[in-house]
Predicted 3D model of a 72-nucleotide RNA (transfer RNA) from a Phycisphaerae bacterium. Its Rfam family is "tRNA". Its family is annotated with triplet codon-amino acid adaptor activity in the Gene Ontology.

RNA sequence: GAUCGGGUAGCUCAGUGGCAGAGCAGCGGCCUCAUAAGCCGCACGCCGGUGGUUCGAUUCCAUCCCCGAUCA
Numbered sequence: 001g002a003u004c005g006g007g008u009a010g011c012u013c014a015g016u017g018g019c020a021g022a023g024c025a026g027c028g029g030c031c032u033c034a035u036a037a038g039c040c041g042c043a044c045g046c047c048g049g050u051g052g053u054u055c056g057a058u059u060c061c062a063u064c065c066c067c068g069a070u071c072a
Stems, first nucleotide, its partner, number of pairs: 001071007010024004018055001026042005048064005
């Protein structure tokens, strides 16, 4: 330099045009003599940036940034 994959909650990842979810972690409660485990609940996101298409974009298109793989 070229091609491809990825960027979504603190972490690991789903999601696919119509008000964004799970597990773990965190907080509170139940249980226990207590802790752990288990059960119940709560909170946490400008979906990498900027434009475009659309009534509507996390999703489609362009470009840029970052990470990874392959090739040279």
Its mean pLDDT, the model's own confidence on a scale to 100, is 80.